[in-house]
Context: one part of a larger RNA
RNA sequence: CGUUGAGAUUUGAGGAGAGCCGGCACUAGUACGAGAGGACCGUGCUGGACAGACCUCCUGUGCACCGGUUGUCCCGCCGAGGGGCACCGCCGGGUAGCAGCGUCUGGUAUGGAUAAGUGCUGAAAGCAUCUAAGCACGAAGCCUACUCCAAGAUUAGAUCUCGCCGAGGGCCGUCGCAGACGACGACGUCGAUAGGCCGCAGGUGCAAUCGUGGCGACACGUUCAGCCGAGCGGUACUAAUUGCCCGAGU
Numbered sequence: 001c002g003u004u005g006a007g008a009u010u011u012g013a014g015g016a017g018a019g020c021c022g023g024c025a026c027u028a029g030u031a032c033g034a035g036a037g038g039a040c041c042g043u044g045c046u047g048g049a050c051a052g053a054c055c056u057c058c059u060g061u062g063c064a065c066c067g068g069u070u071g072u073c074c075c076g077c078c079g080a081g082g083g084g085c086a087c088c089g090c091c092g093g094g095u096a097g098c099a100g101c102g103u104c105u106g107g108u109a110u111g112g113a114u115a116a117g118u119g120c121u122g123a124a125a126g127c128a129u130c131u132a133a134g135c136a137c138g139a140a141g142c143c144u145a146c147u148c149c150a151a152g153a154u155u156a157g158a159u160c161u162c163g164c165c166g167a168g169g170g171c172c173g174u175c176g177c178a179g180a181c182g183a184c185g186a187c188g189u190c191g192a193u194a195g196g197c198c199g200c201a202g203g204u205g206c207a208a209u210c211g212u213g214g215c216g217a218c219a220c221g222u223u224c225a226g227c228c229g230a231g232c233g234g235u236a237c238u239a240a241u242u243g244c245c246c247g248a249g250u
Base pairs, nucleotide, nucleotide: 001152005162006161007160008159009158010157014149015148016147017146020048021047022046023045024044025043026042032037050106051105052104053103054102058100059099060098061097065093066092067091068090069089070086071085072084073083074082075081111143112142117137118136119135120134168246169245170244171243172188173187174186175185176184193239194238195237196235197234198233199232200231202228203227204226210221211220212219213218
C1' cells in the first nucleotide's frame, strides 16, 4: 500500500519441523538342527543420542538480600554502633528470574498408492508363463497421519457483532515474565497498572540495647531475633489529570 470501515473468531491452498538406534524378558530352549547352536511372528519392560517445554526436586548464577571478616579514611561522647574505598575488598549462604548438570514429554499407531520382490487367473504360442487384458500382496522410503506457521492463497476466503445518528484506532500516562527501536500484552479513578504500606512465603541465622558470667578474647539471656530485591495476596496513600488527533461506499 492492497484486500469493502472496524473489533473478534476462524477455514487451510501452501510451507516448515519431526522421522533415529539399542538392551533385557516372555513366547521358547519352542520351530529348525545329528549335535553345537538357535529363531521368524507377536508382547512387555528399560536405555543412549537428539528435540521441545518447564523450574517441583538437584545443581549453577543471583555486583539492589542476609551474615562473617582484614586494612585504611570518615561519622560518632564511646574500647558502642555505623558509612566509604580496597576485583562485589575477601569469605559463607541465597528469593525471584535466567539456566543445565535437573524434571517432564516426543519419535508411535492408522489409511492410501508403490519399488525391488512374491503371487492368482491367463493368452499370444492347444503346453508353459506374475502380464500382454485383468486381479492380489509387498519397504525405515512416497502421499497421509503428528506439531507449528499460514488469506499478499492479488483466486487477497468464511462466520459473528458493531458502524459516518460516527464504530474503532492513535497520541499521552502507569507498567509487563513483552521488548534493540517500533511492535505485542495489561491498566488509566466505573481503577489494583506500577510504587508505597500491611500480611504471607522465602533468604540469612539470632540485631541494637540492657543484664549476667569471665582478667580477657568472648559466652549466655532478652531473641526461631533483627534485617530482608525481584515472589503470592490485600489495601487507593502516591502516580495513571484534563484532553487532543485520525477515522469508512456517488
Annotation: The part of an RNA shown here (large-subunit ribosomal RNA, domain VI) has 250 nucleotides and comes from a Bacteroidales bacterium. The prediction has a mean pLDDT of 87.